[in-house]
RNA sequence: GAUCCUGGCUCAGAUUGAACGUUGGCGGCAGGCCUAAUACAUGCAAGUCGAGCGGAAACGAUGGGAGCUUGCUCCCAGGCGUCGAGCGGCGGACGGGGGAGUAACGCGUAGGAAUCUACCCAGUAGCGGGGGAUAGCCAGUGGAAACGCUGAUUAAUACCGCAUACGCCCCAAGGGGGAAAGGGGGGAUCUUUUCGUAGACCCUCACUAUUGGAGGAGCCUGCGUUGGAUUAGCUAGUUGGUGAGGUAAAGGCUCACCAAGGCAACGAUCUAUAGCUGGUCUGAGAGGACGAUCAGCCACACUGGGACUGAGACACGGCCCAGACUCCUACGGGAGGCAGCAGUAGGGAAUAUUGUGCAAUGGGCGAAAGCCUGACACAGCCAUGCCGCGUGUGUGAAGAAGGCUCUAGGGUUGUAAAGCACUUUCAGUAGGGAGGAAUAAGCAGUUGAUUAAUACUCAACAGCUGUGACGUUACCAACAGAAGAAGUACCGGCUAACUCCGUGCCAGCAGCCGCGGUAAUACGGAGGGUCCGAGCGUUAAUCGGAAUUACUGGGCGUAAAGCGUACGCAGGCGGUUGGUUAAGCGAGAUGUGAAAUCCCCGGGCUCAACCUGGGAACUGCAUUUCGAACUGGCCAACUAGAGUAUGAGAGAGGGUGGGAGAAUUUCAGGUGUAGCGGUGAAAUGCGUAGAUAUCUGAAGGAAUACCGAUGGCGAAGGCAGCCACCUGGUUCAAUACUGACGCUCAUGUACGAAAGCGUGGGGAGCAAACAGGAUUAGAUACCCUGGUAGUCCACGCCGUAAACGAUGUCUACUAGCAGCUCGGGUCAUUACGACUGGUUUUGCGCAGCUAACGCGUUAAGUAGACCGCCUGGGGGGUACGGCCGCAAGGUUAAAACUCAAAUGAAUUGACGGGGGCCUGCACAAGCGGUGGAGCAUGUGGUUUAAUUCGAUGCAACGCGAAGAACCUUACCAGGCCUUGACAUCCUGAGAACUUUCUAGAGAUAGAUUGGUGCCUUCGGGAACUCAGUGACAGGUGUUGCAUGGCUGUCGUCAGCUCGUGUCGUGAGAUGUUGGGUUAAGUCCCGCAACGAGCGCAACCCUUACCUGUAGUUGCCAGCGGAUCAUGCCGGGGACUCUACAGGGACUGCCGGUGAUAAACCGGAGGAAGGUGAGGAUGACGUCAAGUCAUCAUGGCCCUUACGCUCAGGGCGACACACGUGCUUCAAUGGUCGGUACAGUGGGCUGCAAUCCCGCGAGGGUGAGCCAAUCCCAAAAAGCCGGCCUAAGUUCGGAUCGGAGUCUGCAACUCGACUCCGUGAAGCCGGAAUCGCUAGUAAUCGCGGAUCAGCCAUGCCGCGGUGAAUACGUUCCCGGGCUUUGUACACACCGCCCGUCACGCCAUGGAAGCCGGGGGGACCCGAAGUCAGUGGCCUAACCUUCGGGAGGGAGCUGCCUAAGGUCAAUCCGGUGACUGGGGCGAAGUCGUAACAAGGUAGCCGU
Repeated sequence: GAUCCUGGCUCAGAUUGAACGUUGGCGGCAGGCCUAAUACAUGCAAGUCGAGCGGAAACGAUGGGAGCUUGCUCCCAGGCGUCGAGCGGCGGACGGGGGAGUAACGCGUAGGAAUCUACCCAGUAGCGGGGGAUAGCCAGUGGAAACGCUGAUUAAUACCGCAUACGCCCCAAGGGGGAAAGGGGGGAUCUUUUCGUAGACCCUCACUAUUGGAGGAGCCUGCGUUGGAUUAGCUAGUUGGUGAGGUAAAGGCUCACCAAGGCAACGAUCUAUAGCUGGUCUGAGAGGACGAUCAGCCACACUGGGACUGAGACACGGCCCAGACUCCUACGGGAGGCAGCAGUAGGGAAUAUUGUGCAAUGGGCGAAAGCCUGACACAGCCAUGCCGCGUGUGUGAAGAAGGCUCUAGGGUUGUAAAGCACUUUCAGUAGGGAGGAAUAAGCAGUUGAUUAAUACUCAACAGCUGUGACGUUACCAACAGAAGAAGUACCGGCUAACUCCGUGCCAGCAGCCGCGGUAAUACGGAGGGUCCGAGCGUUAAUCGGAAUUACUGGGCGUAAAGCGUACGCAGGCGGUUGGUUAAGCGAGAUGUGAAAUCCCCGGGCUCAACCUGGGAACUGCAUUUCGAACUGGCCAACUAGAGUAUGAGAGAGGGUGGGAGAAUUUCAGGUGUAGCGGUGAAAUGCGUAGAUAUCUGAAGGAAUACCGAUGGCGAAGGCAGCCACCUGGUUCAAUACUGACGCUCAUGUACGAAAGCGUGGGGAGCAAACAGGAUUAGAUACCCUGGUAGUCCACGCCGUAAACGAUGUCUACUAGCAGCUCGGGUCAUUACGACUGGUUUUGCGCAGCUAACGCGUUAAGUAGACCGCCUGGGGGGUACGGCCGCAAGGUUAAAACUCAAAUGAAUUGACGGGGGCCUGCACAAGCGGUGGAGCAUGUGGUUUAAUUCGAUGCAACGCGAAGAACCUUACCAGGCCUUGACAUCCUGAGAACUUUCUAGAGAUAGAUUGGUGCCUUCGGGAACUCAGUGACAGGUGUUGCAUGGCUGUCGUCAGCUCGUGUCGUGAGAUGUUGGGUUAAGUCCCGCAACGAGCGCAACCCUUACCUGUAGUUGCCAGCGGAUCAUGCCGGGGACUCUACAGGGACUGCCGGUGAUAAACCGGAGGAAGGUGAGGAUGACGUCAAGUCAUCAUGGCCCUUACGCUCAGGGCGACACACGUGCUUCAAUGGUCGGUACAGUGGGCUGCAAUCCCGCGAGGGUGAGCCAAUCCCAAAAAGCCGGCCUAAGUUCGGAUCGGAGUCUGCAACUCGACUCCGUGAAGCCGGAAUCGCUAGUAAUCGCGGAUCAGCCAUGCCGCGGUGAAUACGUUCCCGGGCUUUGUACACACCGCCCGUCACGCCAUGGAAGCCGGGGGGACCCGAAGUCAGUGGCCUAACCUUCGGGAGGGAGCUGCCUAAGGUCAAUCCGGUGACUGGGGCGAAGUCGUAACAAGGUAGCCGU
């Protein structure tokens, strides 16, 4: 890297009271302060009744009067319509609002008994007779105002007695107590009369008492209703009783007394958060989240407290008090409460008009008309959402123009447009025009009820009148014209949709992965495309996907996860049979589960959204009837679970006490002498004051060799010499007994290695800390010498370990095989044993399980019971808090922040200072070198105007370069040219070309001479030259990391793959592994593989042997001729040779070894033997290896220059460093003379013989040769002989001086060679390092390419002479196969840890400081209820007239809000300083971990 699994992160869907960006045609239906329960200007939101009352301020009508301006003003009249203020009644407890508080009988659901209920309905009975006040009004008076005070007078359906009491209430059952109100209308009869009427009477509305109903309200109960245990105990009216009080009513609701209870692990108390529900959103469902709009309930109304009134309130638009805030004030006092509708400020990302109307629906009052109603109905604003419609339709190819792109052809935009023919929805203009309106209301009638009544009243019926905010309504038809109407996001993958340009890790994008460093489908723009569409995107939020909290529906050996182990209360679960019960369970019925919503079937708006009728559903709860299998309860029994008794047995099980031997050490003594000890090597240390060694004796502590073992015992930790005592568990066998007595286990309890702690002992050895010695860059380590705690014992703590089988306990079931321990049985025994059924333990293994590894009757299989634990990595097992501990610390246990991963198993590679096998001049064995010297050459560096460029470990460095004086040449300074030195096209002119001269360094410029060519259809054309124009040329400029091609390297290493099959969930494996063998994946055998391909080998070339053929320029044996001599000649093909074709070698033959194979070893034959030797040939791939400067080429860049040209310079510099070479240092040599033998090659701008000249390089001459013919050409080492004689030399030749030769236009920078002279370093080379295994190394010369010449000592070839050594594979290096480990995969030049330094972030501690919450104690104590009350005041009733009853204010007391003080507590904020943590491309120090990670790692202390 790939794979499977685990596991988190992210996305695609649906949704929203949304907001933001951008765009915007119409309509319908909905919705619209989620934030500050913040503060509010202004207006409106609750009144009504004159048919309850006294009345008359305003208005109107009428009548009268006055003034008069003849229609205006004033006055009078409650007689009329009406009505301000007031008394009184009813309503302001509904409707409307927002959700602060509340975790509660608040809500939901199902029930209950001890209650009340105005208005309404039904029933029964009544409504008699009196009294005293008071507001208003009037008069006076205080105050700025708000608002009062005093006096006089007055009414009632206001208030109070009396009478009556069926029913009502109380009761000791004798009795006692308690009501009322009238108003309106009517006119027959009766009564009265002040003759107006009034009463009885009739109708009606009220009223009183009471019974019942309906609806409403209060109370009680079961069940359900968020998180936190880092909140575990809470509670004094607390729990209950008796009695009393209180309430509409049960009740500690309150009080007195008595008792001591009540709640809580099924979570009390405390704390945080929260209105609850029908429902809404999502989801397959189960669930999860939410509680806007609509509907039910609750609580609240500036904050806190309180009561009054009332049927109902502790009261949103009432009252009192306290507080905060705002306003008015004359400073003395007062006023207020939009969480009603609008609206304002503020807050905020954000949410509308100070609209119309009571026409409808509903509500209050009223007999009614009616009045009131910001409830409501409507309208306005807003794409906030849902739904519908439109922005045209058809035709139209020259596939227009333009745009974009391009391989330059085209493609695309695109039938799209234009053009032609149509249509007119919506919007617009001007018209018509429903329904919402009636069983409303009114008017005058008809009929019926009532009645004495044709009045009145009520009911029904038909008739008439007549009511609309919306509203310019919906809807319909008419007119005109394609006319007025499209955007937004995206286009790398997920995810539908691709190109160009710009940019160049910049600018930017990004939901995740990730894009961007010069070819960006990912940034920005454009063209094109895709999805939606009056919207589209983004953000926020919820559910889904997520089986990622798993009830449905997950897991725990190694991924996160089994408590270290056992016992055990609560809890959970529980054997067999029978009976009973009916709690669970099942079935039926009944009640309820509001309406709306969802769903189904219909209906209404043209459809839809929307509205509406019916149904279903609401999975729930309660009551009741039935059933009895199962679970539970109760009863009775059983023996298979469990246990007890009896008899045997094994065992390092535990505890205590004894005694034992070996060894170490120390001490004493003896012998004895110089070392011992220790290590990789040393040193510290010990030792001549006698060590080590050795012998004897003694002391002391600790541990128990052998046996000894995947042996035993124990719950685990753990347990080991021997004996005794005490003691736990366990196994087997046989019977007897008990009769489910069982299993598991939160909290709890006990045990619990090592280290550690306390006290006291002990202390031989070992040994943290510490000291010293080494090692090292350092070495606070590893190694060594010492050495203290500790290790040991007793007692007491600690309570943790990788406390592991990383595997909780119990039970049952499910193939086998082979061992181990301890009992038993049967058979057979001298003995060994065989079989069998139990117990323990180990190794394999089927099925099954598992992600795989593996597990596999000792399960990780199949099931059951119970407990514990897990939910991404880091932060962190940390902080804070609690508990435990003497301490160390343990236990319980977070969050902020941060990352997009972290993890498991297995796979393929790579790697290892892992293993095995094999191989290579890899080492070793040898030979010769390099590294030293001088020079040559290349490179680095430096220098320079330039020292052109490239190549850089092996695999750059005598490399590109097989030739830099000019040229080359790309570089530098300078001088020129600008369509150009070169290519194509166009126009014009001219043949081309050539001679000479001048200037200049030259390019170039000027002048000048000769010359008119070729083809032709007579138009012209082809080649060439010059000039002009623009397209273009040109570039050794850049990118080898955009490329092609070519090349290097691993490596001539033996490997690299494929098809089919098989195995594996898969990556992959198998084949290709194994046993042999080979140079070789070469071959053989075996084998779930069978085959095949690229490589290996062979085929090709050269060379070694032979044969055939052919003989010229080659050859010459034999024959002949000639020469001083020579194949020189005639001839010849025998030989050599040449160059064609063949042969030959194949482990073919023999022997041995081996599996009888492959093959190996030896041998024969053979020129050659096991690939004969050499070459060519380089698999899949690796190194972003090298080359844009061979060439080609994309992109980019330059264009009077980065192009072209000229002369000069440079590439040749020189303190230095390195590579590769040459020549050396000498005698195996040097030098002089003589002399012998090659092969490959080259030659016409050439090689050049011969002869002559020169010491020589060379010059002159020029035969021969286009070459098996002639030439280069002399081979050299060798051999023979002479000299040199160990020296800086007769070695060595650098350097320098002089003189020359040759090439070339030209040898100054900067050529080679020759001669003469000069004669440097150097005497065999440090560390280190290179080549070579046979015709090789070494050594000797020869040739060639390039080339005028040459810096060539280089390179490529050729032959001559011609060795040594290889035991062997331990080690170094490279490679192959295999195995193993791995945290590596950019693959060890990998990965990775910690401190320190810097920046940022969140967090803990902290002297303190600030704020908040709820309790406790005490002080003070408003308003107010209740209680008490001397004194004071006092209309109704009673009175014996004195007074009494009753009431009131005041005062006092209890309770109590706010406030204050004190001591604690909890929470939050902040805080100098400080602790660790996280994050941050290239900081510092080391190297801890991953391989045996170089000292195996890890856990606890």

The RNA shown here (small-subunit ribosomal RNA) has 1501 nucleotides and comes from an uncultured prokaryote. The coordinates come from a structure-prediction model, not an experiment, and the mean pLDDT is 85.